[in-house]
RNA sequence: GCCGAUGUAGCUCAAGGGUAGAGCAACGCAUUCGUAAUGCGUAGGUUAGCGGUUCGACUCCGCUCAUCGGCU
Numbered sequence: 001g002c003c004g005a006u007g008u009a010g011c012u013c014a015a016g017g018g019u020a021g022a023g024c025a026a027c028g029c030a031u032u033c034g035u036a037a038u039g040c041g042u043a044g045g046u047u048a049g050c051g052g053u054u055c056g057a058c059u060c061c062g063c064u065c066a067u068c069g070g071c072u
Base pairs, nucleotide, nucleotide: 001071002070003069004068005067006066007065010024011023012022013021018055026042027041028040029039030038048064049063050062051061052060
């Protein structure tokens, strides 16, 4: 230099055009003499950034950034 993959909650990951979810973690309540475990609930997101297509974009397209891999 060229090609490709990935980027979503604190962490690990879903959602492949139509209201962004799960598990773990955090917090509250119940349970217990107390703790752990368990059950119920709550909160937490500018979906890496900018633009485009669309009635509508995490999703499709372009560019940029970061990480990883391959070729030279």
Record summary
Predicted 3D model of a 72-nucleotide RNA (transfer RNA) from a bacterium. Rfam family: tRNA. It is annotated as a transfer RNA. The sequence is in RNAcentral, with records from ENA.